[in-house]
Context: one part of a larger RNA
RNA sequence: GGCGCACGGUGGAUGCCUUGGCACUAGGAGCCGAAGAAGGACGGGACUAACACCGAUAUGCCUCGGGGAGUCGUAAGUAGACUGCGAUCCGGGGAUUUCCGAAUGGGGGAACCCAUUGCUCGUAAUGGAGCAGUACCUGUAUCUGAAUACAUAGGAUACAGGAGGCAGACCCGGGGAACUGAAACAUCUCAGUACCCGGAGGAAGAGAAAGCAAACGCGAUUUCCUGAGUAGCGGCGAGCGAAACGGAAUCAGCCCAAACCAAAAGGCUUGCCUUUUGGGGUUGUAGGACACUCCACCAGGAGUUAUCAAGAAAUGUGUUAGACGAAUCGAUCUGGAACGAUCAGCCAAAGCAGGUAAGAGCCCUGUAGUUGAAAAGGCAUUUCCUCCGGAGUGGAUCCUGAGUACGGCGGAACACGUGGAAUUCCGUCGGAAUCCGGGAGGACCAUCUCCCAAGGCUAAAUACUCCCUAGUGACCGAUAGUGAACCAGUACCGUGAGGGAAAGGUGAAAAGCACCCCGGGAGGGGAGUGAAAGAGAACCUGAAACCGUGCGCUU
Numbered sequence: 001g002g003c004g005c006a007c008g009g010u011g012g013a014u015g016c017c018u019u020g021g022c023a024c025u026a027g028g029a030g031c032c033g034a035a036g037a038a039g040g041a042c043g044g045g046a047c048u049a050a051c052a053c054c055g056a057u058a059u060g061c062c063u064c065g066g067g068g069a070g071u072c073g074u075a076a077g078u079a080g081a082c083u084g085c086g087a088u089c090c091g092g093g094g095a096u097u098u099c100c101g102a103a104u105g106g107g108g109g110a111a112c113c114c115a116u117u118g119c120u121c122g123u124a125a126u127g128g129a130g131c132a133g134u135a136c137c138u139g140u141a142u143c144u145g146a147a148u149a150c151a152u153a154g155g156a157u158a159c160a161g162g163a164g165g166c167a168g169a170c171c172c173g174g175g176g177a178a179c180u181g182a183a184a185c186a187u188c189u190c191a192g193u194a195c196c197c198g199g200a201g202g203a204a205g206a207g208a209a210a211g212c213a214a215a216c217g218c219g220a221u222u223u224c225c226u227g228a229g230u231a232g233c234g235g236c237g238a239g240c241g242a243a244a245c246g247g248a249a250u251c252a253g254c255c256c257a258a259a260c261c262a263a264a265a266g267g268c269u270u271g272c273c274u275u276u277u278g279g280g281g282u283u284g285u286a287g288g289a290c291a292c293u294c295c296a297c298c299a300g301g302a303g304u305u306a307u308c309a310a311g312a313a314a315u316g317u318g319u320u321a322g323a324c325g326a327a328u329c330g331a332u333c334u335g336g337a338a339c340g341a342u343c344a345g346c347c348a349a350a351g352c353a354g355g356u357a358a359g360a361g362c363c364c365u366g367u368a369g370u371u372g373a374a375a376a377g378g379c380a381u382u383u384c385c386u387c388c389g390g391a392g393u394g395g396a397u398c399c400u401g402a403g404u405a406c407g408g409c410g411g412a413a414c415a416c417g418u419g420g421a422a423u424u425c426c427g428u429c430g431g432a433a434u435c436c437g438g439g440a441g442g443a444c445c446a447u448c449u450c451c452c453a454a455g456g457c458u459a460a461a462u463a464c465u466c467c468c469u470a471g472u473g474a475c476c477g478a479u480a481g482u483g484a485a486c487c488a489g490u491a492c493c494g495u496g497a498g499g500g501a502a503a504g505g506u507g508a509a510a511a512g513c514a515c516c517c518c519g520g521g522a523g524g525g526g527a528g529u530g531a532a533a534g535a536g537a538a539c540c541u542g543a544a545a546c547c548g549u550g551c552g553c554u555u
Stems, first nucleotide, its partner, number of pairs: 001554009015540001016505002020476002022473007029465002031165002039100003042055003046078002050074002052059001061094006070082003105114003115134007136162009170201001171199005181188001185235001211218002222249004232240002253457003256401001260279009284435001286400004290394006300388004311384007319376002322371003328344001330343004345362002347351001353365003406430008416442001437452005492499002512539001515526004
């Protein structure tokens, strides 16, 4: 030195565990903000660094309920307090809420600096202190007011609204790539995706046919299944890719403009016009105005989500704290400990679950079930209340959304790449008809059929989940699962945008080793605690690499 055996050190794998995650289900909720948000800075405790909580009324204040014995957070300790005159704690409502931040009196390198107006306090006086205001934009009203006579622009004041955040989600709109694929690449694709911007809601958008169709037609929109990878589009390459019908979910319809009538105001050419308001009216078998007739003057209908619009009360239900809640203090054995085993019982509308010194229906918290609100919200119903006239005939006249529809040119969206290209939208140049009217049915024309554009509103079925409550898992179990089970978006890195960790486990209970010995200490040996200390905080188990000690064999 090697091999073997035994015993150790180091190390932290493995096993077991779970405070934390992940994915869902059901219900709820889906906004906050100038009445100052979200997010922060700085403070507040007897001792107090941090987290949590709170705001100079600062570890808390008031009030109304719940609850019923201890309490002064994590978090031990010392000191001192509170509490059956009901504390701590839980819930409803309210008060306070420094400074920054849209930040809004002005400034500014956020959490700071400096003003001014009114009122109050104070000083001999100046300086000073406190409270309330003082940004900008838009709208409305009033008062003023240039060049310039009336006026207008402008100015001032008051009132109302806006701004900013976010949930890294969902939705609508305005812009809008490239890598990539086409086995290269240019049309094409990726893709109207990513990304940027604007806007909103709890959903958004769409929506009551100028529709779909082609039969005995249907009758707003949305979503799902199907149709169907079909019809089509396509360097007819790669690829892209419908719709109707049918079956389901859910169902809901309405209001203006105009004609005409009335009132008020204004204008002048003095009998017309304009504006505003009210009535009227809303469609395709054309409808309405207009004229006439009939029925009703309240029968009926509707109502807070649209349909026109504002509420009140009662009742019920549910939310935000809770309450009651069955049955072994049974015997023996093992054990440190019984929740285990054996024996013997009991409850069950409760044998979900968690805890308790090991597997507990009957020990505790609970569970099934029953029950509960002073206060504040939600929902439903009813009542009060509020709102609303309905038909028919006639066909002379009037109305029925104009720089619109549509066309040329240039683009875009439609599954549809310009194609025979309908339909929709944008730019530009042209530019109708008026019910004997107009549009569509995939160029175009005719016939036929369907519909009535150029104004608007509209719940549900649909999408999503920052969040709350209850629950589930052939999901993870600390190199996994969130980046984060632990004081993590922390430490640390970076000028910055940004990047971004590692790190869980004594024990049933600290009972966390009094005392003695060695040592400067660290550490160790006794003693003691404990079931165990080979569980001693570098703490469950404690693999391997790696490092040793002893013995045997061998060189």
Large-subunit ribosomal RNA, domain I from Virgibacillus dakarensis, 555 nucleotides, folded computationally. Taxonomically the source falls in Virgibacillus (Bacteria, Bacilli, Caryophanales, Bacillaceae). It matches the Rfam family "Bacterial large subunit ribosomal RNA".